Record summary
The prediction has a mean pLDDT of 82. Transfer RNA from Thermocladium sp., 76 nucleotides, folded computationally. The source organism's lineage runs through Archaea, Thermoproteati, Thermoproteales, Thermoproteaceae and Thermocladium. It matches the Rfam family "tRNA". From the family's description: Transfer RNA (tRNA) molecules are approximately 80 nucleotides in length. The family's RNA type in Rfam is transfer RNA. The same sequence occurs in records of 2 taxa.
[in-house]
RNA sequence: GCGGCCGUAGUCUAGUCUGGAUCAGGACGACGGCCCCCCACGCCGUAGAUCGUGGGUUCAAAUCCCACCGGCCGCA
Numbered sequence: 001g002c003g004g005c006c007g008u009a010g011u012c013u014a015g016u017c018u019g020g021a022u023c024a025g026g027a028c029g030a031c032g033g034c035c036c037c038c039c040a041c042g043c044c045g046u047a048g049a050u051c052g053u054g055g056g057u058u059c060a061a062a063u064c065c066c067a068c069c070g071g072c073c074g075c076a
Base pairs, nucleotide, nucleotide: 001075002074003073004072005071006070007069010028011027012026013025020059030046031045032044033043034042052068053067054066055065056064
């Protein structure tokens, strides 16, 4: 330099192929409560994401298109 894959809460991940209301869902973790002598387990609840950045298409974009940034792999 060229090609491929990936980027979504503190962490991991679903949704993307086939655009469509609602709060972008789940697990772990955090916080509060119930329980308990206390802790743990269990149960209930709460907060936390404008989906890597910018632009484009569209009535409508996490999803489609382009560029860039970052990571991994391959080729040279």